[in-house]
The RNA shown here (c-di-GMP-I riboswitch aptamer) has 75 nucleotides and comes from Acetobacterium sp. The model forms 94% of the base pairs in the Rfam consensus.

RNA sequence: CAACGAAAAAGGCAAACCAAUUGAAAAGUUGGGACGCAAAGCUAAGGGCCUGUAAAAUGGCAGCCGGCUACCGAA
Numbered sequence: 001c002a003a004c005g006a007a008a009a010a011g012g013c014a015a016a017c018c019a020a021u022u023g024a025a026a027a028g029u030u031g032g033g034a035c036g037c038a039a040a041g042c043u044a045a046g047g048g049c050c051u052g053u054a055a056a057a058u059g060g061c062a063g064c065c066g067g068c069u070a071c072c073g074a075a
Stems, first nucleotide, its partner, number of pairs: 004073002012037002017032006035063001041068003046065002048061003
């Protein structure tokens, strides 16, 4: 440096569900809560999915794949 991921250390995120709130919806935000996550960090000008429509995303989803970046260091 590139891989890899430990019944290691330190730290981190937070599904369902509940409450409040925004939205036509998908879904978002805040608080609670933990199913899980080694990128569950970022990216929606790559693919994909959802909502919506007569048709159409200029609406959403990063916890689907991809891309970019990154902590730790046993085998």